Context: one part of a larger RNA
């Protein structure tokens, strides 16, 4: 040299654990910001140099209401030297809240540096020093004095403006990837969408969102790769209104008419009107809002308290106004503010049943015995091993001065004639419809290509109108574009709670630990490793070798080969001892 076996060293695997962290459910919550936010800087502590918390010159705090209470003076961190207990601690509301940052008086290499006007304080009293307090910029409104308001943050969901490519296609070019990824704008707590010119099929259905299903069908497709639905059915949740326009009336303002064929509500008789008439724009109030069309005009008919006005007089009007009654109706649209009142609520909390100083084993009892005992509570954590009855809890039950939230009732607050006929007089959303020509969305690649949109150019119709039914015609059906506005179910994220055939330290979230750290990188940005002594620290006084480090006795303590790198495999490396060579 090797092999075996033993005892150790290295070394951190393995097994237990778990303060972490997945993931799904359910309640509840969802913006912040010129009244300076989101994020930061710099400070604050008797001793206090740093990290973390937490506060801002009133600085681990300050005031007020609650709750809770025998301790307390956060933490990594003992001690010292104090102190407070009507303290402290939890929650509701409030002062304070340094500089920087949209950052706003100027400027600036962010956290600094500086001007002015007013007012105060102090001041050698025109100086200077300190305090407050004003002064950026853009809209929009103004009475021109000023007042409103925007401006930046914001993970993920939304809506909209732009949009790739790697990839598939076993090569690529149309496709695909995908309207994904990114980027830009906006808005809200949800966003979008929504009240049919929709579907359907001669049967009907009755806004929108979402789920499930039709169905990987029908289809599209270098008919390749791939893409891919409605109809219809079942559930979630359910809500439907405003307008323009004819009319009619005001108010403005431009125009015509010299006296009626026009108007001052009709009717008669008087009176007035150059505007008290017509026409035409503008703007305000009424009317009205629909497709079995609807609506105004026109006429009639049924019902209604008072008072007043509508040029006098008589008469006579559902004309208008104010009051009263009734009736409806209503705060998320459909007009709009507020407050009151009690109930549930969320933001702290409280009650809360029932063993044992028995015996055994151990350091230690919750174990194993004996004998009880509560249970609307034998979920669950802890307690020196393994507890319904020891300790927090748990089933049940109770609570809120102060803020929030929600339904409900009141107050308020708005509103109010109804019905009919025939006429075919009026009105019912225009550069639209719709037509070419180019594009893009529809599952649908240009296709027989309908419908949606729209850049160029052309360009209707008025209800005897007009879209649509997937070329296009006819017939039938069926529906009203060319304004708006609308809550819920639905998405995402946050808090509390539950819950697992979820992980258990190279898993599980990049982070169970002071991790978005430390380290990289000029920047975008990239990004670790790192958990465990013991019940209890009781964490080895004290002698002894040593310069320490480390060791050795002594003590602790069940254990110390549990000694702080504290469970402790192999690889590797030593020592001893056998054997082989």
């Nucleotide at each position: 040299g090797g092999c075996u076996u033993a005892u150790g060293g290295u070394g951190g695997a393995u097994g237990c654990c778990u303060u972490g962290g997945g993931a799904c459910c359910a309640a509840g919550g969802g913006c912040c910001g010129a009244u300076g936010a989101a994020g930061g800087g710099c400070g604050c502590g008797g001793c206090a140099a740093g990290g973390c918390u937490g506060c801002g010159u009133u600085a681990a705090g300050c005031c007020u209401c609650g709750g809770u209470g025998a301790g307390c003076c956060g933490u990594c961190u003992a001690g010292c030297g104090g102190g407070c207990a009507u303290a402290g601690c939890c929650g509701g509301g409030g002062a304070u809240a340094c500089c920087c940052g949209a950052a706003u008086g100027g400027g600036g290499a962010a956290a600094c540096c500086u001007u002015g006007g007013c007012c105060g304080g102090u001041g050698u009293u025109g100086a200077g020093c300190c305090g407050g307090u004003c002064a950026a910029c853009c809209c929009g409104a103004u009475u021109c004095g000023u007042c409103g308001g925007g401006a930046g943050g914001u993970a993920a969901g939304u809506g909209g403006g732009g949009g790739a490519a790697c990839u598939g296609a076993a090569a690529c070019a149309u496709c695909u990837a995908a309207g994904u990824a990114c980027c830009c704008c906006g808005a809200g707590g949800a966003a979008a969408a929504u009240a049919a010119a929709u579907c359907a099929a001669c049967c009907g259905a009755g806004a929108u969102u979402c789920c499930c299903u039709a169905a990987g069908u029908a289809g599209u497709g270098g008919c390749g790769a791939a893409c891919g639905a409605a109809c219809g059915g079942g559930g979630a949740a359910c809500a439907g209104c405003c307008u323009a326009a004819a009319c009619c009336g005001g108010u403005g303002u431009g125009g015509c008419c010299u006296a009626a064929c026009g108007g001052c509500g009709u009717g008669a008789g008087g009176g007035c009107c150059u505007a008290u008439g017509c026409c035409g724009c503008a703007c305000c109030g009424g009317g009205g809002u629909u497709g079995u069309a609807g609506g105004a005009a026109u006429c009639g008919c049924c019902u209604a308290g008072a008072a007043c006005c509508g040029c006098c007089u008589c008469a006579u009007c559902a004309g208008g106004u104010u009051c009263a009654g009734a009736g409806g109706a209503g705060u998320u649209a459909c007009a709009a503010a507020u407050c009151c009142g009690g109930u549930c609520u969320c933001u702290a909390g409280c009650c809360g049943a029932a063993g044992g100083a028995c015996c055994c084993u151990g350091g230690g009892a919750a174990g194993g015995g004996c004998c009880g005992c509560c249970a609307u509570a034998g979920g669950g954590g802890g307690u020196g091993a393994a507890a319904g009855c020891c300790c927090c809890g748990u089933a049940g039950g109770c609570g809120a001065a102060a803020g929030g939230g929600a339904a409900c009732g009141g107050a308020c607050u708005c509103u109010u004639g109804g019905c009919g006929a025939a006429u075919a007089u009026c009105c019912u959303g225009a550069g639209u419809a719709c037509c070419a020509c180019g594009g893009g969305g529809c599952a649908c690649g240009g296709g027989a290509a309908a419908c949606c949109u729209u850049g160029u150019g052309g360009g209707a119709a008025u209800c005897c109108g007009g879209g649509g039914g997937g070329a296009c015609c006819a017939c039938c059906c069926u529906c009203c574009a060319a304004g708006g506005c609308u809550a819920a179910a639905u998405a995402c994220c946050c808090u509390u709670g539950g819950u697992c055939a979820c992980c258990g330290a190279u898993a599980g979230c990049g982070u169970a630990c002071c991790a978005g750290u430390a380290c990289c990188g000029u920047g975008a940005g990239g990004g670790a490793a790192a958990g465990g002594u013991g019940a209890a620290a009781a964490g080895a006084a004290c002698c002894c070798c040593u310069a320490g480090c480390g060791g050795g006795g002594a003590g602790u303590g069940a254990a110390a080969u549990a000694g702080a790198u504290c469970u402790g495999a192999a690889a590797c490396c030593a020592u001893a001892a056998g054997c082989c060579u």